The RNA shown here (c-di-GMP-I-GGC riboswitch aptamer) has 75 nucleotides and comes from a Deltaproteobacteria bacterium.
RNA sequence: UCGAGAAGCGCCAAACCUACCGCAAGGUAGGGACGGAAAGCUACGGGUCUCAUGGAGAUAGCCGGGUUGCCUUGA
Numbered sequence: 001u002c003g004a005g006a007a008g009c010g011c012c013a014a015a016c017c018u019a020c021c022g023c024a025a026g027g028u029a030g031g032g033a034c035g036g037a038a039a040g041c042u043a044c045g046g047g048u049c050u051c052a053u054g055g056a057g058a059u060a061g062c063c064g065g066g067u068u069g070c071c072u073u074g075a
Stems, first nucleotide, its partner, number of pairs: 001075005011036002016031006034061001040067003044064003047059005
């Protein structure tokens, strides 16, 4: 560097509950685990969703792209 594998030394944390923020989608913190091999980061392309319908916002755990990185194993 390339290929393969595994929830694993360790990591993250869906639904749901509580508090706070937001008109909302949703976010943050705590509890909690359905899952995840980038479920780390990034709204660049597409999708979906919300709204005071103004073009502004949400989603990276919808897919792709970009970028960084961990374990085991083969070359």

Annotation
Of the family's consensus pairs, 90% are formed in the model. Its mean pLDDT, the model's own confidence on a scale to 100, is 81.